[in-house]
RNA sequence: GGAGUGGGUUAGACGGUCGCUGCGGGGGCGUUUCCGCAAGGAGAUGUCUGCGUGGAGGAAAGUCCGGGCUCCGCAGGGCGCGGUGGUGGGUAACGCCCACCGUCCGUGAGGAUCGGGCCAGUGCAACAGAAAGCAAACCGCCGAUGGCCGCGCGAAUGGUCACGGUUUUCGGACCGCGAUCUUCGCACGGCACAGGUAAGGGUGAAACGGUGCGGUAAGAGCGCACCAGCGGACCGGGUGACCGGUUCGGCUUGGUAAACCCCACCGGGAGCAAGACCAAGCAGGAAGGAGUUCGGUUCUUCGGAACCGACGCGGACUUGCCCGGUCCGUUCGUACUUCCGGGUCGGUCGCUUGAGGCGUCGGGCAACCGCCGUCCCAGAGAAAUGACCGUCCACGACAAAACCCGGCUUAUCGACCCACUCCGACA
Numbered sequence: 001g002g003a004g005u006g007g008g009u010u011a012g013a014c015g016g017u018c019g020c021u022g023c024g025g026g027g028g029c030g031u032u033u034c035c036g037c038a039a040g041g042a043g044a045u046g047u048c049u050g051c052g053u054g055g056a057g058g059a060a061a062g063u064c065c066g067g068g069c070u071c072c073g074c075a076g077g078g079c080g081c082g083g084u085g086g087u088g089g090g091u092a093a094c095g096c097c098c099a100c101c102g103u104c105c106g107u108g109a110g111g112a113u114c115g116g117g118c119c120a121g122u123g124c125a126a127c128a129g130a131a132a133g134c135a136a137a138c139c140g141c142c143g144a145u146g147g148c149c150g151c152g153c154g155a156a157u158g159g160u161c162a163c164g165g166u167u168u169u170c171g172g173a174c175c176g177c178g179a180u181c182u183u184c185g186c187a188c189g190g191c192a193c194a195g196g197u198a199a200g201g202g203u204g205a206a207a208c209g210g211u212g213c214g215g216u217a218a219g220a221g222c223g224c225a226c227c228a229g230c231g232g233a234c235c236g237g238g239u240g241a242c243c244g245g246u247u248c249g250g251c252u253u254g255g256u257a258a259a260c261c262c263c264a265c266c267g268g269g270a271g272c273a274a275g276a277c278c279a280a281g282c283a284g285g286a287a288g289g290a291g292u293u294c295g296g297u298u299c300u301u302c303g304g305a306a307c308c309g310a311c312g313c314g315g316a317c318u319u320g321c322c323c324g325g326u327c328c329g330u331u332c333g334u335a336c337u338u339c340c341g342g343g344u345c346g347g348u349c350g351c352u353u354g355a356g357g358c359g360u361c362g363g364g365c366a367a368c369c370g371c372c373g374u375c376c377c378a379g380a381g382a383a384a385u386g387a388c389c390g391u392c393c394a395c396g397a398c399a400a401a402a403c404c405c406g407g408c409u410u411a412u413c414g415a416c417c418c419a420c421u422c423c424g425a426c427a
Base pairs, nucleotide, nucleotide: 001423002422003421004420005419006418007417008416009415010414012392013391014390015389016388017387018386020055021054022053023052024051026049027048028047029046030045031044032043033042034041035040057398061409062408064407065406066405067404068403069271070270071269072268081267082266083265084264085263086100087099088098089097090096101115102113103112104111105110116262117261121260122259123256124255138201139200140197141196142195145194146193147191148190149189150188152186153185154184155183156182158181159180160179161178163176164175165174166173167172209227210226211225212224213223214222228252230249231248232247233246234245235244236243237242275349276348277347278346284340285339286338287337288336291311293310294309295308296307297306298305299304312330313329314328315327316326317325318324356375357374358373359372361370362369363368393396
C1' cells in the first nucleotide's frame, strides 16, 4: 500500500422567530361547593394568557419468542396438544446471550450449525437403472456341480452276430475269443441350458467398507495383514459435551425423525379494549310523604260523590337569602324527599421510578453480577415533538411511542473508532 474478518459509536451542527403538548407555580374571566346576616373568605374545576421546565427510536417496526402486571380457572393424577433438543454457565425468563465440544467451510483473522434416537416399530425415495432395503444378474466373468454334444479308454451275471474248442439223446448246452449295440464309470474337448458370481462396465444423490496377498471354476471378509468405521472392556485428561491411548469382537449393520414415532425436559387461559374505583339520566326496590278545613252549586240509592272558590300545605320559577309575586299539585301512597343494589353517558386510576440510565471500584475468560455515588429522561386519549429564516458541512437513510421490560428478526444515507488476518514492497 492492497484485500479482508470481528466489534462498537453516531443518526446533520449552531443561532433566531413562530407554533403543538405534559408538568409546576402566577394572573384574567366563567361555573360550582362550604362558611358567613352581609361584605367577603376557603376549596374544586373549565378556559385564556404569559414564565420556567420536559418532549420518540436504534430499530419506536414485524408482533416472532420470553417475563412482569391484571382478571378468570385450578385438590391430586393421567391422556391428549404445543414447544425445546451437544455440554457448562448467565438471566425474572426464553427458542436469547456467553464460553466450550463435535461436524462442515475459509490460506487466515474467522464463519455456519433445528447438533437426542432410524440394530422399538411403521413409512418414504422423482428420474435413471437389471436391482433402492429380509438387495439385485443388464453387459461381462465362470460354468466347478448338474444337463446336452463329440471323441477315447474301461467295466457289465446285458442283447445280437461270426469263429474256434469240448460235449451230445444231434434239438442244443458249456467255455474261449472277436465285432457291434445298450447301460454304467473315468478322462479330454465343446455348448452356455440350469446355475454360480457384486471383482470389472454401465445407472444414480446413494449400489452393502478401502488396498494388497492368498484363495476360487469364476468370485466374494471366504481367509489373512494394514487402514477406516461400529460395539464392548480398561487406562489417562476434563465439572461436562468430549479428547488421547490399549485391547477384544462380529468382520461392516446405507439415507431420511423441520416423516409418523420414541426419549428427556418445559408449558393453565385471556390480555391495558387487562382490570379497579366514582357515577348524571332512565328503569327497578325500600322508607317517609302535603286537608277527608270552611263556603257555594249540581246529582243522589240520602251513606255520600263530582265541580268551583277561600285558606292551609308541598314543589318549581323569580339576582344569593327572607318577605312578596306567578304557575302547578293537593288523597292518589300521587307529586316530592331520602336511602339501596346493579350500572349507561362521562370521569378518575392503572400510566410510567424501572429486572432504569450514567460513573468509579470489585468478582468472572465472557455473558453477567455486586457495592457505592449520582440523575429523573414523553405519558397523550383522536392522539403533541413541527414550520420558516440565516451560517456551515461529508448535503442527511430507515422510520415515529400508546401498559412496561429482556431478546430475536427485518429496514437503514453515510461518517468515525478499536482489535485482528492474509498478500506485496521497502528499510
Molecule: Bacterial RNase P class A
Organism: Planctomycetaceae bacterium